[in-house]
RNA sequence: GGAGCAGGACAGGCAACCGCCGGUUUUGCGUUAAGCAAAACGGGAGGAAAGUCCGAACACCAUAGGGCAGGGUGCUCCAUAACGUGGAGUCGCGGCAACGCGAAGGCAAGUGCAACAGAAAGCAAACCGCCUCGCCUUUUGGCGAGGUAAGGGUGAAACGGUGCGGUAAAAGCGCACCAGUUCUUCGGGCGACCGGAGAAGCUAGGUAAACCCCACCCGGUGCAAGACCAAAUAGAGGGGUGUUUGAGGACGGCCCGUCCGAGCCCCCGGGUAGGUUGCUUGAGGCGCCGGGUAACCGGCGUCCUAGAGGAAUGGUUGCCACUCUGGCGCGGGUAACUGCUCCAGAGGACAAAAUUCGGCUUAUGGCCUGCUCCGGCC
RNA sequence: GGGCCGUUAGCUCAACUAGGCAGAGCACCUGACUCUUAAUCAGUAGGUUGAAGGUUCGAUUCCUUCACGGCCCACCA
Numbered sequence: 001g002g003a004g005c006a007g008g009a010c011a012g013g014c015a016a017c018c019g020c021c022g023g024u025u026u027u028g029c030g031u032u033a034a035g036c037a038a039a040a041c042g043g044g045a046g047g048a049a050a051g052u053c054c055g056a057a058c059a060c061c062a063u064a065g066g067g068c069a070g071g072g073u074g075c076u077c078c079a080u081a082a083c084g085u086g087g088a089g090u091c092g093c094g095g096c097a098a099c100g101c102g103a104a105g106g107c108a109a110g111u112g113c114a115a116c117a118g119a120a121a122g123c124a125a126a127c128c129g130c131c132u133c134g135c136c137u138u139u140u141g142g143c144g145a146g147g148u149a150a151g152g153g154u155g156a157a158a159c160g161g162u163g164c165g166g167u168a169a170a171a172g173c174g175c176a177c178c179a180g181u182u183c184u185u186c187g188g189g190c191g192a193c194c195g196g197a198g199a200a201g202c203u204a205g206g207u208a209a210a211c212c213c214c215a216c217c218c219g220g221u222g223c224a225a226g227a228c229c230a231a232a233u234a235g236a237g238g239g240g241u242g243u244u245u246g247a248g249g250a251c252g253g254c255c256c257g258u259c260c261g262a263g264c265c266c267c268c269g270g271g272u273a274g275g276u277u278g279c280u281u282g283a284g285g286c287g288c289c290g291g292g293u294a295a296c297c298g299g300c301g302u303c304c305u306a307g308a309g310g311a312a313u314g315g316u317u318g319c320c321a322c323u324c325u326g327g328c329g330c331g332g333g334u335a336a337c338u339g340c341u342c343c344a345g346a347g348g349a350c351a352a353a354a355u356u357c358g359g360c361u362u363a364u365g366g367c368c369u370g371c372u373c374c375g376g377c378c
Numbered sequence: 379g380g381g382c383c384g385u386u387a388g389c390u391c392a393a394c395u396a397g398g399c400a401g402a403g404c405a406c407c408u409g410a411c412u413c414u415u416a417a418u419c420a421g422u423a424g425g426u427u428g429a430a431g432g433u434u435c436g437a438u439u440c441c442u443u444c445a446c447g448g449c450c451c452a453c454c455a
Stems, first nucleotide, its partner, number of pairs: 001374008010365001012320007020044002023041007046350001050361002053359005058222004065256004070218005075089005090104001091102004105213002110211002112207002127152002129148008160178006179203002181200008226277004235268001237267005248260003270454003284303008322347006329340004379451007388404004398435001407421004428444005
């Protein structure tokens, strides 16, 4: 200098003027109320506020009970209110490396699937080839019966690999070594798992982001939940279903269970679309100390930091800082090019709360730190 | 704000439900019929299945993340 990997913090600053949202205090009007107006003071978006992909709080439906259906998760241990999240590890894969990624239980439980090609695609299989026998033939060879998975060829995939023995030719058919699987056992680890010894020729293919099996978890609806106040209206319309053979409701996707029981459902039509509350102090932020490898936990101190409800957080000007472009001047260099001062112009990402938190994912600008590999010079 | 669904040829839709050559109707183009056009008949062409990634030998189909589009919701009788 180039290429890359991991992590961190930030999200231009200051001033003046003009505005917006809601709060507190004071004053004025008002009846000492409701309310209205003015002034002063202090507050007013994010790292993702986003997507709504997960998990909770909270609220209502039964203090959410048993079973079924359905859904989700899936190596181990830990963290947490909880999680599909995070931390530390195990194993596998990728990368020269720093490091990254993994929906990583089970197809030696059952059922299914595999187009085309190929002889054969899952209790294997004989197209070419190899070998034996029989017949024909002067030989080459041809026909038939059988054996054979070593070789060729097809395919994404063809039922361990190498060698020796063995055989008519072959084959775990037998043996040695190697790879894998299962079982037994020893050692280490909380565990996933790792290392060693032995036994069995056992070689069992792929697919569960196919049905399914196993283990664990999950009731539903979301602040348009819900509570209170106020206002207005028309249901005598159409269809379906039911009254002890029980619809429907309390009662939730279904059943169980207890009670009440004559209405209930859909379409069409009518009225109001106002106020208060839920509402922001919370699994809260920051700092220090302690425990833990870490995620995180505990203690102490300190701070209060939007709460509007079609929706505020903005605009203009000036100065400074940053980036880019152009130009004058000075300097380095043979040159390409490059450093500094000044002037002019332009630019500044993604995007914006809507009940509240913990995560994930996606979008996005430059900056800083550490590490890896390669090249050059000393 | 919250919940749900869809995206396949120029247009409207199939094929997704045990993953195996993406198809139909209309439209377009060519030819025939006709004096000509329409209708009719015959034939052809047209696809990165919204985008990216993953599982699989193989993805419209299964999974994940995005993009775009659409639908529903309050209270009182």
This is a predicted complex of two RNAs, RNase P RNA and transfer RNA, with 455 nucleotides together. It holds a member of the Rfam family "Bacterial RNase P class A". It is annotated as a ribozyme.